[in-house]
Context: one part of a larger RNA
RNA sequence: UUGCAGUUAAAAAGCUCGUAGUUGGAUUUCGGGGUGGUCCCGUCGGUCAGUCGUGAGACUGGCACUGAUGGGCCUCCCUUCCUCUCGAAGUCCCUGUCUGCUCUUCACUGAGUGGGGAAUUCGUGAUGUUUACUGUGAAAACAUAGAGUGUUCAAAGCAGGCAGCCACUUGAAUACAUUAGCAUGGAAUAAUGGAAUAGGACUUGGGUCCUAUUUUGUUGGUUUCUGGGACCAAAGUAAUGAUUAAUAGGGACAGUUGGGGGCAUUCGUUUUAAUUGUCAGAGGUGAAAUUCUUGGAUUUUUGAAAGACGAACAACUGCGAAAGCAUUUGCCAAGGAUGUUUUCAUUAAUCAAGAACGAAAGUUAGGGGUUCGAAGAUGAUCAGAUACCAUCCUAGUCCUAACCAUAAACUAUGCCAAGUAGGGAUUGGUGGAUGCUACUGUUGGCUCCAUCGGCACCUUGGGAAAAAUCAAAGUUUUUCGGUUCCAGGGGGAGUAUGGUCGCAAGGCUGAAACUU
Repeated sequence: UUGCAGUUAAAAAGCUCGUAGUUGGAUUUCGGGGUGGUCCCGUCGGUCAGUCGUGAGACUGGCACUGAUGGGCCUCCCUUCCUCUCGAAGUCCCUGUCUGCUCUUCACUGAGUGGGGAAUUCGUGAUGUUUACUGUGAAAACAUAGAGUGUUCAAAGCAGGCAGCCACUUGAAUACAUUAGCAUGGAAUAAUGGAAUAGGACUUGGGUCCUAUUUUGUUGGUUUCUGGGACCAAAGUAAUGAUUAAUAGGGACAGUUGGGGGCAUUCGUUUUAAUUGUCAGAGGUGAAAUUCUUGGAUUUUUGAAAGACGAACAACUGCGAAAGCAUUUGCCAAGGAUGUUUUCAUUAAUCAAGAACGAAAGUUAGGGGUUCGAAGAUGAUCAGAUACCAUCCUAGUCCUAACCAUAAACUAUGCCAAGUAGGGAUUGGUGGAUGCUACUGUUGGCUCCAUCGGCACCUUGGGAAAAAUCAAAGUUUUUCGGUUCCAGGGGGAGUAUGGUCGCAAGGCUGAAACUU
């Protein structure tokens, strides 16, 4: 690892990006023909043996022999090269009357000497895509399994056994030995490489440079030829060389869509002070009281100021990675889905490290303080009330600039991909209809059908589950698509300690003793 779990029992990081890592679509040789085989299996004969039959012939059996035909298996060849060069050794095949030589034969009969070719073994030199995988082989001992053997048995040992006058004779097997290394066969699967600015392949004849064996009687020098190596341009040869376009992905384009984001602008509500009218109560509550009121409260009229918030419409509706997002209008950049006979061509998926964002509360510094309102005060209630209810009110709530990084950050359910079942709605796009309607028309609105992508729901249960329930929580002992995180009885404890981050509050990482 095979082979555990993660909605609710312990458990999926709040969310997204992202490097290492891990994993990664299809496609390139498939077929056809032939030779041989002491191979195998059939079918039809011949032949042989037996039986029946007067006979023609029929039936049964046999491979000791043999023919035709079909199929399988193996080897080799062609389509379709298995690297080239040189040398040695022996083997095999072909060739020539050009015909001589040496033998040989009745005989151009046979052998050798000539030329060409094939493979085998050994060696020199040049050159070569690389692995994983798999078959086979070589390569210590002990131990282990195990064969043989009466250590008197056995643990052991590798001995021993027969004659017994001499001599003779058998063993000391075999298996396993997995990773790594070596040799060799295979070429499916998985990687990897090659020719795109051709600096590509092959074949020619050139050119430039380097090098030096042999031969020119000898020695020395120079040059040429020749052999080897490197480089350069030219010509020729070739089917000359770019797989496809994934119900993978990215990009461009088109008309849209949304309470997605940022900045500005605009409207409404609440509160306050001023102003107008009237006159005795108003607030608040279960009931009251604290509270405000002829110095006119509450209510009403008129404009004003400031800050906060955005009712009804508002939904099993939309958008956003999540947190989250709702008055109007304008501007800015971004996104999704759809459409497409557009483009690139594997660019992808998931992700340690690392990074961005991250409700509320809280912290720091400014601003602002309408409402609400921790702490606090008071009135009630009560056995008590340090609460629930009421009146006030500080921090805060709001904005800007920085921190903090947590929530029942919940769908308590990771992300990507595939299969599996019916339905009606809804939202966004697209296509359609002799459809309806407003139209001068572009174009709208409505109804219906189809389709792709969403948020959900209903019914059912091939299936799953401890069940609740679940179209995913199914395709799981018939266990295995890819990849990340994470749990192992309850407490002690998310504590102590250490590290690190933070101004702090605290965050992240994170035990043990002990107890049950």